[in-house]
RNA sequence: AUGGUGCUUCAGGGCGACGAGAAUAACGUCGACUGGCGGUAAAGCCCGCAAGCGGAGUUCCUCCGCACGAAUCUGGUGCAAAUCCAGUGCCAACGGUAAAGUCCGGAUGAAAGAAGCGCGGA
Numbered sequence: 001a002u003g004g005u006g007c008u009u010c011a012g013g014g015c016g017a018c019g020a021g022a023a024u025a026a027c028g029u030c031g032a033c034u035g036g037c038g039g040u041a042a043a044g045c046c047c048g049c050a051a052g053c054g055g056a057g058u059u060c061c062u063c064c065g066c067a068c069g070a071a072u073c074u075g076g077u078g079c080a081a082a083u084c085c086a087g088u089g090c091c092a093a094c095g096g097u098a099a100a101g102u103c104c105g106g107a108u109g110a111a112a113g114a115a116g117c118g119c120g121g122a
Stems, first nucleotide, its partner, number of pairs: 004119007015031005032102002034092002036049004044090002052066006073087004094105003
């Protein structure tokens, strides 16, 4: 150093105006804005992962079952880019409520993971 194991900390962003209406930051029009984690030439839209629902046991915590989202192309540079640069488009977990990526809520949660510290052995 690698792998094993225990603990600690951290780990999600964003909307206005007008119209209609009994009622909308949800509908319509116009104009904006946002982009978790790992991989890979640097990625919301390439591959993979996470946030969901239900149940059991002593509620912590563990286990079981089900579900497991969406969306980009063109040109340029380059050894290499659907990731960079230029242009053009597109997408929006679950519950609530007048229909929601941007409001409220589960959530002062959980987690993909990131970092740190410790332990024992080869």
Molecule: FMN riboswitch aptamer (RFN element)